Overview
Transfer RNA from Pseudarthrobacter chlorophenolicus A6, 73 nucleotides, folded computationally. The coordinates come from a structure-prediction model, not an experiment, and the mean pLDDT is 81. Taxonomically the source falls in Pseudarthrobacter chlorophenolicus (Bacteria, Bacillati, Actinomycetes, Micrococcaceae). It matches the Rfam family "tRNA". Rfam classes the family as a transfer RNA.
Order: sequence, then C1' cells, then structure tokens
RNA sequence: UCCCGUCUAGCUCAACUGGCAGAGCAGCCGACUGUUAAUCGGCAGGUUACUGGUUCGAGUCCAGUGACGGGAG
Repeated sequence: UCCCGUCUAGCUCAACUGGCAGAGCAGCCGACUGUUAAUCGGCAGGUUACUGGUUCGAGUCCAGUGACGGGAG
C1' cells in the first nucleotide's frame, strides 16, 4: 500500500425477504428461606461504531471514515 471479515444493552450474542430492536448473564426491586446461596417473578438499561445516500420505511441495502481481526506484497 492492496484485499477480506467484524462492529447491536455493562458482557456474550440474536433480529427471517428491508416493516414495532430482543434473549442469556450481570445490575436493581420483590417472593421463597431462621439467614445466605440456589430457585422463581418483576423492573431498568440502546445515537444498532461514525457521517452521508437509496427507500413510504434501514440493525439490514450503497458510499466514505474509524476501531479490531485475518490475508497478500
């Protein structure tokens, strides 16, 4: 310098053919228990890396930028 891949909640990951952003763990509250743990119920938590574009509608498609990983020279 060139090519490819990934980027979504604090963490690990879903989200179909473009059509209401979700789960587990962690956190908070409660139930249960003599108490803790475990178990069960509930609640909260999102600029979908960033900037644009296409579209009635974008996590999803397109372009650029950034970070990380891999490859070529």